A computed fold for a 374-nucleotide RNA from a Candidatus Saccharimonadota bacterium, annotated as Bacterial RNase P class A. The gene name in the source record is rnpB.
RNA sequence: GCAGUCCGCUAGACGACCGCUUGGCCUUAAAAACCAAGAGGAAAGUCCGGGCAGCAUAGGACACGACAGUUGCUAACGGCAACCGGGGGAAACCCUAGGGAAAGUGCCACAGAAACAAUACCGCCUCGCUACAAAAAGGUGCUCAUCAGGUGAAAGCUCGAGAGUUACCAAGAGGUAAGGGUGAAAUGAGUGGGGUAAGAGCCCACAGCGUCAUAUGGUGACAUAUGGAGAAGGUAAACCCUGUCGGCUGCAAGGAGAUCAGCAUAAAAGAGUGGUCCGCUCGCUGGUCGAUACCCGCUUGAGUGUAUCAGCAAUGGUAUAACUAGAUAGAUGGUCGUCCUCGACAAAACCCGGCUUACAGGCUGGCUGCCAAU
Numbered sequence: 001g002c003a004g005u006c007c008g009c010u011a012g013a014c015g016a017c018c019g020c021u022u023g024g025c026c027u028u029a030a031a032a033a034c035c036a037a038g039a040g041g042a043a044a045g046u047c048c049g050g051g052c053a054g055c056a057u058a059g060g061a062c063a064c065g066a067c068a069g070u071u072g073c074u075a076a077c078g079g080c081a082a083c084c085g086g087g088g089g090a091a092a093c094c095c096u097a098g099g100g101a102a103a104g105u106g107c108c109a110c111a112g113a114a115a116c117a118a119u120a121c122c123g124c125c126u127c128g129c130u131a132c133a134a135a136a137a138g139g140u141g142c143u144c145a146u147c148a149g150g151u152g153a154a155a156g157c158u159c160g161a162g163a164g165u166u167a168c169c170a171a172g173a174g175g176u177a178a179g180g181g182u183g184a185a186a187u188g189a190g191u192g193g194g195g196u197a198a199g200a201g202c203c204c205a206c207a208g209c210g211u212c213a214u215a216u217g218g219u220g221a222c223a224u225a226u227g228g229a230g231a232a233g234g235u236a237a238a239c240c241c242u243g244u245c246g247g248c249u250g251c252a253a254g255g256a257g258a259u260c261a262g263c264a265u266a267a268a269a270g271a272g273u274g275g276u277c278c279g280c281u282c283g284c285u286g287g288u289c290g291a292u293a294c295c296c297g298c299u300u301g302a303g304u305g306u307a308u309c310a311g312c313a314a315u316g317g318u319a320u321a322a323c324u325a326g327a328u329a330g331a332u333g334g335u336c337g338u339c340c341u342c343g344a345c346a347a348a349a350c351c352c353g354g355c356u357u358a359c360a361g362g363c364u365g366g367c368u369g370c371c372a373a374u
Stems, first nucleotide, its partner, number of pairs: 001370006008363003012339007020038005040345001044356002047354005052250004059278004064246005069083005084098001085096004099241002104239002106235003116188001121180002123176005138169003141165004146161002149158003190206005209230001211228007254296002257289007270282003304321007340343001
């Protein structure tokens, strides 16, 4: 320098004027003037977790839902970090919906003979031939001290029958999952040898696989080595099983009740109460009085910046600094000037931690590979 890879930061700048919200000046209360502050990295989607609030300080069972390697972090999580296993890359690095398929059930399109205890389409082998692994038609050929016919003087030739043979063909029967073909997947352990009628982990050697045991290393997932027994696909993002977690409602939460009369008072019914049941709590109806809300909750916070320490990291400890929107029909805007590289996605509504999604351009850094120079 080029190519790649992984983080982080920023989100036009400056000035003038006119507005808006909040606070201060500021009081009994309000207004004007003046001073100060005034959206984001995602404020978004509202997906997950927590705080806060009400109902038992939210308890038991079922149902339902979410999650699923290990260790750690955290208020908590379905989040994050590091690592293990699997996959990709030459590397930096990236991806991972990662419990159980010998508990049971279901499913496996099309094609194919067959989609998982059942099967033989092609091929191979055997029988078909009396041999066995088992049952059973034929045809051709060949042979003949057999029989009948034809022909011939005869030898012989020919035709048929019978007997034999098993050389060939063959309906068919059986064996075989090595090979072909179909398919995403074919009985599920590859190569070589033995074995066999032909074959097959049927047997053997070597290699591979999961599983169990032992040893070593590691907190652990797991890794390595040795040995034993072993061999019936896939799918749980199908039901299901195992384990863990989850009560419901959301700031329109919630912030006030007291007393009198009538009815009921053993239980039951009803309400709070939410998917069901239990449990827990509450008498019901009407009247009177009281509180005031354009209020509180509301923004100082599991928060932020800087430094330092512990840790690989997520994160935590200590010190220090600053206070940085709080509206309630809802402020954060508009005009003008100068400059530049001409400016994206988008805007609070109880708060916080995450995840996901959107995003013009610019800047910094780590690492990997190649090339060049010293």